A computed fold for a 72-nucleotide RNA from a Candidatus Moraniibacteriota bacterium, annotated as transfer RNA. Rfam family: tRNA. Rfam classes the family as a transfer RNA. It was read from a public genome assembly.
RNA sequence: GUCUCCAUAGCUCAAUGGAUAGAGCGCAGGCCUCCGAAGCCUGAAAUAAAGGUUCGACUCCUUUUGGGGACA
Numbered sequence: 001g002u003c004u005c006c007a008u009a010g011c012u013c014a015a016u017g018g019a020u021a022g023a024g025c026g027c028a029g030g031c032c033u034c035c036g037a038a039g040c041c042u043g044a045a046a047u048a049a050a051g052g053u054u055c056g057a058c059u060c061c062u063u064u065u066g067g068g069g070a071c072a
Base pairs, nucleotide, nucleotide: 001071002070003069004068005067006066007065010025011024012023013022018055027043028042029041030040031039048064049063050062051061052060
């Protein structure tokens, strides 16, 4: 330099172009308890960036950024 794969919550992963983007673990608060653990309830928290296509985009297209791989 060329090609290719990946990027969603603190972490690990879901989500056929169509519901308010969900789950587990973790975190915070509450219930329970003498205090904890466990259990139960509630809550906060995310689509790498920009543009395009579409009635509608995490999803499709383009560019950029970051990471992995192959070739040179």